About this RNA:
Predicted 3D model of a 73-nucleotide RNA (transfer RNA) from an Alphaproteobacteria bacterium. Its Rfam family is "tRNA". Gene Ontology term of the family: triplet codon-amino acid adaptor activity. Rfam classes the family as a transfer RNA. Its mean pLDDT, the model's own confidence on a scale to 100, is 82.
[in-house]
RNA sequence: GCCCGGUUAGCUCAGUUGGUAGAGCACGUGAUUUGUAAUCACGGGGUCGCAGGUUCGAGUCCUGCACCGGGCA
Numbered sequence: 001g002c003c004c005g006g007u008u009a010g011c012u013c014a015g016u017u018g019g020u021a022g023a024g025c026a027c028g029u030g031a032u033u034u035g036u037a038a039u040c041a042c043g044g045g046g047u048c049g050c051a052g053g054u055u056c057g058a059g060u061c062c063u064g065c066a067c068c069g070g071g072c073a
Base pairs, nucleotide, nucleotide: 001072002071003070004069005068006067007066010025011024012023013022019056027043028042029041030040031039049065050064051063052062053061
């Protein structure tokens, strides 16, 4: 230098042919218990790596860049 994969909640990850973003764990509150843990219910938390483009509409499609991993030279 070129090619491939990845970047989404605090962490690990889903997200269908483009239609207003979710799960588990963690965290908070409550119930239960003499108390803790466990269990159950409810809740908070996201500019979807950054910047553009296409579209009525983009996490999803296109371009560039950044970072992580791998391959070729």